[in-house]
Overview
The prediction has a mean pLDDT of 87. c-di-GMP-I riboswitch aptamer, 80 nucleotides, folded computationally.
RNA sequence: UAGUGAUAAAGGCAAACCAGGAGUAAUCCUGGGACGCAAAGCUACCUGUCCUGCUAAACCAGGGCAGAGGGGCUGCCAAA
Numbered sequence: 001u002a003g004u005g006a007u008a009a010a011g012g013c014a015a016a017c018c019a020g021g022a023g024u025a026a027u028c029c030u031g032g033g034a035c036g037c038a039a040a041g042c043u044a045c046c047u048g049u050c051c052u053g054c055u056a057a058a059c060c061a062g063g064g065c066a067g068a069g070g071g072g073c074u075g076c077c078a079a080a
Stems, first nucleotide, its partner, number of pairs: 004078002012037002017032006035067001041073003045070003048065006
């Protein structure tokens, strides 16, 4: 340096659920809470999926999900 990832150390994130708030909704924000996570850090580029509008349906348009998979960018530690 690359690969790899401990029943290691330090630190980190936070599912369900609850409370308050935003949104037509998907969902998001804040606080509590921990199921889990070595990128569960960032990014809607590809796939997937969800919501809304239109529609008989699809297409299309708009909006979500990064804790569904891939890609891109960045990053802590170091036993074998």
The sequence was found by an Rfam model in a public genome assembly.